[in-house]
Molecule: SAM riboswitch aptamer (S box leader)
Organism: Halobacillus locisalis
RNA sequence: UUCUUAUCCAGAGAGGCAGAGGGACUGGCCCGUUGACGCCCGGCAACCAUCAAGCAACCGCUUGAUAAGGUGCUAAUUCCUGCAGGAGAUGAUCCUGGAAGAUAAGAA
Repeated sequence: UUCUUAUCCAGAGAGGCAGAGGGACUGGCCCGUUGACGCCCGGCAACCAUCAAGCAACCGCUUGAUAAGGUGCUAAUUCCUGCAGGAGAUGAUCCUGGAAGAUAAGAA
RNA backbone atom coordinates (compact mmCIF):
# COMPACT_ATOMS: atom_id res chain seq x y z
C1' U A 1 0.00 0.00 0.00
C1' U A 2 -3.97 -3.53 -1.23
C1' C A 3 -7.69 -7.23 0.22
C1' U A 4 -11.23 -9.50 3.93
C1' U A 5 -14.37 -9.10 8.32
C1' A A 6 -16.50 -6.06 12.19
C1' U A 7 -17.84 -1.26 14.20
C1' C A 8 -18.79 4.11 13.54
C1' C A 9 -26.55 8.56 16.90
C1' A A 10 -23.01 6.10 23.69
C1' G A 11 -18.58 7.76 26.53
C1' A A 12 -14.15 10.75 27.93
C1' G A 13 -10.37 17.27 32.35
C1' A A 14 -12.30 24.34 34.25
C1' G A 15 -4.56 20.04 34.20
C1' G A 16 0.70 21.15 31.98
C1' C A 17 3.73 22.52 27.45
C1' A A 18 3.38 25.16 23.04
C1' G A 19 1.77 29.08 19.65
C1' A A 20 -1.55 29.31 14.26
C1' G A 21 -4.09 27.38 11.94
C1' G A 22 -7.69 23.08 12.50
C1' G A 23 -12.24 19.84 11.57
C1' A A 24 -9.25 13.57 5.54
C1' C A 25 -11.14 15.50 0.44
C1' U A 26 -15.66 18.73 -2.29
C1' G A 27 -19.40 22.28 -1.13
C1' G A 28 -21.31 24.00 3.40
C1' C A 29 -21.21 24.89 8.42
C1' C A 30 -18.16 25.23 12.53
C1' C A 31 -13.65 25.33 16.20
C1' G A 32 -9.48 28.83 17.15
C1' U A 33 -4.75 34.29 20.47
C1' U A 34 -11.04 34.02 26.03
C1' G A 35 -5.05 29.73 22.93
C1' A A 36 -7.71 25.76 18.78
C1' C A 37 -4.54 21.64 16.13
C1' G A 38 -0.44 18.95 18.28
C1' C A 39 2.51 16.71 22.52
C1' C A 40 2.45 15.10 27.89
C1' C A 41 -0.53 13.72 31.97
C1' G A 42 -5.42 12.37 33.21
C1' G A 43 -9.75 10.00 31.32
C1' C A 44 -13.26 6.95 28.03
C1' A A 45 -14.23 2.48 25.69
C1' A A 46 -13.66 -2.77 25.30
C1' C A 47 -11.36 -4.37 18.87
C1' C A 48 -7.25 -7.67 20.30
C1' A A 49 -6.21 -9.80 25.21
C1' U A 50 -7.26 -12.53 30.12
C1' C A 51 -10.87 -15.25 33.07
C1' A A 52 -15.68 -17.85 33.74
C1' A A 53 -20.14 -20.28 31.87
C1' G A 54 -22.85 -22.49 27.82
C1' C A 55 -22.93 -24.68 22.79
C1' A A 56 -19.83 -27.49 19.77
C1' A A 57 -16.28 -31.35 20.62
C1' C A 58 -10.90 -30.03 14.79
C1' C A 59 -11.05 -24.87 13.79
C1' G A 60 -14.63 -22.26 16.52
C1' C A 61 -19.40 -19.58 18.27
C1' U A 62 -22.43 -17.04 22.15
C1' U A 63 -22.97 -14.63 26.89
C1' G A 64 -20.85 -12.38 31.16
C1' A A 65 -16.77 -10.28 33.94
C1' U A 66 -11.80 -7.68 34.17
C1' A A 67 -8.64 -3.53 32.60
C1' A A 68 -2.33 -5.60 33.95
C1' G A 69 -0.76 -5.69 28.37
C1' G A 70 -1.24 -4.16 22.28
C1' U A 71 -4.06 -0.54 19.74
C1' G A 72 -7.82 3.22 19.47
C1' C A 73 -10.54 7.44 21.01
C1' U A 74 -11.17 11.97 24.09
C1' A A 75 -16.03 19.63 19.88
C1' A A 76 -20.28 19.02 16.82
C1' U A 77 -23.83 11.43 14.51
C1' U A 78 -17.80 9.85 10.60
C1' C A 79 -20.27 17.74 12.15
C1' C A 80 -23.59 17.70 7.51
C1' U A 81 -22.87 16.58 2.41
C1' G A 82 -21.20 14.08 -2.37
C1' C A 83 -23.90 8.61 -5.73
C1' A A 84 -28.72 6.04 -6.21
C1' G A 85 -33.70 5.38 -4.55
C1' G A 86 -37.98 6.88 -1.62
C1' A A 87 -41.60 10.07 1.56
C1' G A 88 -43.12 15.11 1.13
C1' A A 89 -46.27 20.00 -2.32
C1' U A 90 -40.84 19.70 -8.10
C1' G A 91 -40.15 23.44 -1.44
C1' A A 92 -38.35 22.99 3.59
C1' U A 93 -37.41 18.68 5.94
C1' C A 94 -36.88 13.51 6.56
C1' C A 95 -35.86 8.03 5.48
C1' U A 96 -33.06 3.78 3.14
C1' G A 97 -28.91 1.87 0.69
C1' G A 98 -24.11 2.91 -1.43
C1' A A 99 -19.38 5.54 -2.11
C1' A A 100 -15.45 7.81 0.52
C1' G A 101 -13.11 7.93 5.30
C1' A A 102 -11.60 6.27 10.42
C1' U A 103 -10.37 2.22 13.82
C1' A A 104 -9.45 -2.92 15.12
C1' A A 105 -8.13 -7.92 13.79
C1' G A 106 -6.34 -11.08 10.02
C1' A A 107 -4.06 -11.88 5.12
C1' A A 108 -0.93 -10.61 0.74